[in-house]
Predicted 3D model of a 94-nucleotide RNA (TPP riboswitch aptamer (THI element)) from a Bacteroidota bacterium. NCBI's taxonomy places the organism under Bacteria, Pseudomonadati, Bacteroidota. Its mean pLDDT, the model's own confidence on a scale to 100, is 75.
This record gives sequence, C1' cells and structure tokens, in this order.
RNA sequence: UCUCUUUUUUUGGGGUGUUUCUAAAAGAAUCUGAGAGAGACCCAUAUUACCUGAUCUGGUCAAUGCCAGCGAAGGGAAAAAAGAGAAUGAAAGG
Repeated sequence: UCUCUUUUUUUGGGGUGUUUCUAAAAGAAUCUGAGAGAGACCCAUAUUACCUGAUCUGGUCAAUGCCAGCGAAGGGAAAAAAGAGAAUGAAAGG
C1' cells in the first nucleotide's frame, strides 16, 4: 500500500402475531419463533433484519407469515478501530 471481515465501539434500522379467560381495559395462559414492548432480540449493502406484492396461492393447524411458493423480485439502515493475509519499498545489521 492492497485485500478480507471471525471481532469491538459508537450510531442507526426493524418487527411485536394467533387462540382462550375476564363485562371491558389492564392482566394471565396457549402455539411458533432469535425476539410477540423487551431499557430485550435481530440486522446495518444484503440469497435469513424488515417492508411491498398480500384481504395473494397451496398445505398444515384449535388458529395464525405455522410451513412452502412468490423470491437469483422491488425497496431497505454506516462510520471508525483492531485483527489476519499478501505484495512492494526504505533504514540498520550481516
């Protein structure tokens, strides 16, 4: 100097559904999941954050983005430091 990103810090982005009880709210319980308002979880250039299409299509289930398709789709939020590897040059020494 170049390359890579397992890491750290700061900053930022995102979702929070289904069913039941309760007169309702709040609250509690059930199902899936990293996470179903947690000072938590996930993600930050992106074929796993997430959104649109979507009151979509097929299957499953008590029910639901629960599973699959759509989807190599379109959109989507960054800086620094450290580390590792490679190449080149200079100085000192031999």